The part of an RNA shown here (small-subunit ribosomal RNA, central domain) has 348 nucleotides and comes from a Rhodothermia bacterium. The RNAcentral record of the full RNA draws on ENA and SILVA. The prediction has a mean pLDDT of 88. The source organism's lineage runs through Bacteria, Pseudomonadati, Rhodothermota and Rhodothermia.
Context: one part of a larger RNA
RNA sequence: UUGGGUGUAAAGGGUGCGUAGGCGGAUUGGUAAGUCAGAGGUGAAAGCCCGUAGCUUAACUACGGAACUGCCUUUGAUACUGCCAGUCUUGAGUCCUGGAGAGGUUACUGGAAUUCGUGGUGUAGCAGUGAAAUGCGUAGAUAUCACGAGGAAUACCCGAAGCGUAGGCGAGUAACUGGACAGGUACUGACGCUCAGGCACGAAAGCGUGGGGAGCAAACAGGAUUAGAUACCCUGGUAGUCCACGCUGUAAACGAUGAACACUCGACGUUGGCCCUGUAUGGGGUCAGUGUCUAAGCUAACGCGUUAAGUGUUCCACCUGGGGAGUACGAUCGCAAGGUUGAAACUC
Numbered sequence: 001u002u003g004g005g006u007g008u009a010a011a012g013g014g015u016g017c018g019u020a021g022g023c024g025g026a027u028u029g030g031u032a033a034g035u036c037a038g039a040g041g042u043g044a045a046a047g048c049c050c051g052u053a054g055c056u057u058a059a060c061u062a063c064g065g066a067a068c069u070g071c072c073u074u075u076g077a078u079a080c081u082g083c084c085a086g087u088c089u090u091g092a093g094u095c096c097u098g099g100a101g102a103g104g105u106u107a108c109u110g111g112a113a114u115u116c117g118u119g120g121u122g123u124a125g126c127a128g129u130g131a132a133a134u135g136c137g138u139a140g141a142u143a144u145c146a147c148g149a150g151g152a153a154u155a156c157c158c159g160a161a162g163c164g165u166a167g168g169c170g171a172g173u174a175a176c177u178g179g180a181c182a183g184g185u186a187c188u189g190a191c192g193c194u195c196a197g198g199c200a201c202g203a204a205a206g207c208g209u210g211g212g213g214a215g216c217a218a219a220c221a222g223g224a225u226u227a228g229a230u231a232c233c234c235u236g237g238u239a240g241u242c243c244a245c246g247c248u249g250u251a252a253a254c255g256a257u258g259a260a261c262a263c264u265c266g267a268c269g270u271u272g273g274c275c276c277u278g279u280a281u282g283g284g285g286u287c288a289g290u291g292u293c294u295a296a297g298c299u300a301a302c303g304c305g306u307u308a309a310g311u312g313u314u315c316c317a318c319c320u321g322g323g324g325a326g327u328a329c330g331a332u333c334g335c336a337a338g339g340u341u342g343a344a345a346c347u348c
Base pairs, nucleotide, nucleotide: 004319005318006317007302008301012316014201015200016199017198021194022193023192025088026087027086028085029084030083031082033081034080035077036076037075038074039073040072041071042070049065050064051063052062053061054060091191092188093187094186095184096183097182098181103177104176105175106174107173108172109171110154115149116148117147118146119145120144121143125136126135162169163168206247207246208245209244210243211242215241216240220236221235222234223233258315259314260313261312262311263310266293267292268291269290270289271288272287273286274285275284276283277282297304298303321348322347323346330341331340332339333338
C1' cells in the first nucleotide's frame, strides 16, 4: 500500500463531553485550487522492454524504437469536490403547552424487623445439625409483656414495568436540579455526524483522615466431617459493609453486539403521549420506548431479523496461531495495593 475481519472462533474502547482531523442537506451565481481535455517544454546516458545487426551460438556489444506512468508552462471545459457570495427548510437547535418516571443532590420524618439494655411474668432448658458437638442458660437463659437505645435496610405495591450516557437508581415529604417524550409548527437557517490526544463520570473490593457500628461477615478461634480437611456444615468473630472528605480507575463494566444517518414483508404483547370514532371498560390511527415470534436477506453454524448480526454511507476503536504474557524492561499515574502502555528469547 492492497485486502479480510471484530455476538459465541483473535478482535468494540466501561461510559459521556469534546479539540485537532475526517466526512457532511437542497438550490442559484461566481471562481477554476482539486478534476478532465488539447498543445509545448523537460523527464541525461546506460539499464529494463520490442525489433534488427555483429562476434560459429550464447553471454556480451552496436543501432533504431518504445517507455520513462513524473514535473513545469500554456489554452480550454465546469458535471463533481473545494473556495467566495446569496437563497431555502426537510437535518440540527430554540420557543409554547402538556403528561410520565426507583434520573440526581440535600434536609427532615415514618413503620416493620434484628440486636442490646432495664423492669415484670415464668422455669429448665435454648440454640444448632444429615447426626452431633463447640456455644448460651439456675449469677435465671429461651419464651412472653412493657419501656428505652442504636445502626442498617426499606416487605406488600413490584412487572420480561419505568428512569439514567454508562456505572446504576426502590419507604414518605419538602427544597434545589438534569434529561427524554408528545402535541403546536411560531423562530434560527446546515448551526450537523464522528472523534486521535484531552477532560469528566465510573459497581464491588481496597487505601488515607475523622466518625459510626445493629445485622452480616474475609482474616482468625473453636466444634464437626474426613485417610487428611489450612474447605464445604455449625458456634463465635475482627477488618469491612454505613457516613463525611480525599484517593484508587478496575469488572463476565455483557446485548460478550462502538456512534450517527437512510432504506428494507408481517404478527402478537406492553409503557408514555396525541388524534379519529356511530354501539366507547371498545375499535382504528400516529409518534417515542420496551419485549416475543417470524418473511426476505445474512451467518461456519447457533442464531440475528425495522431495537439487524439485512442493504448502504461517514468517523473512531480494535484483531492477525497457542504458550511464554497482559509477564519483563522502560515510561507514566498512584500513599500503597496496583493501574495504563507493552515486548523478546525460547517452545509447540